Predicted 3D model of a 75-nucleotide RNA (transfer RNA) from a Nanobdellati archaeon. Its Rfam family is "tRNA". Rfam's curators write: Transfer RNA (tRNA) molecules are approximately 80 nucleotides in length. By type it is a transfer RNA. The coordinates come from a structure-prediction model, not an experiment, and the mean pLDDT is 82. The organism belongs to Nanobdellati, within Archaea.

RNA sequence: GGUCCCCUAGCUCAGCUUGGUUAGAGCGCCACGCUGAUAACGUGGAGGUCGAGGGUUCGAAUCCCUCGGGGACCA
Numbered sequence: 001g002g003u004c005c006c007c008u009a010g011c012u013c014a015g016c017u018u019g020g021u022u023a024g025a026g027c028g029c030c031a032c033g034c035u036g037a038u039a040a041c042g043u044g045g046a047g048g049u050c051g052a053g054g055g056u057u058c059g060a061a062u063c064c065c066u067c068g069g070g071g072a073c074c075a
Base pairs, nucleotide, nucleotide: 001074002073003072004071005070006069007068010027011026012025013024020058029045030044031043032042033041051067052066053065054064055063
């Protein structure tokens, strides 16, 4: 230098292929219940402007462009 992949909650990820109700799961966190107490278990809750910016569209996590970060292969 070339080709391709990934970036979504504190962590690990799904959803993107085929645009359409308010963006989800597990773990973690907080509160309550339970317990002599802790763990486990149960119930409830908080937490995201989907890496950044722009474009297309009635509507974008999803399609297009640029940039940033990480990775694989080729040279």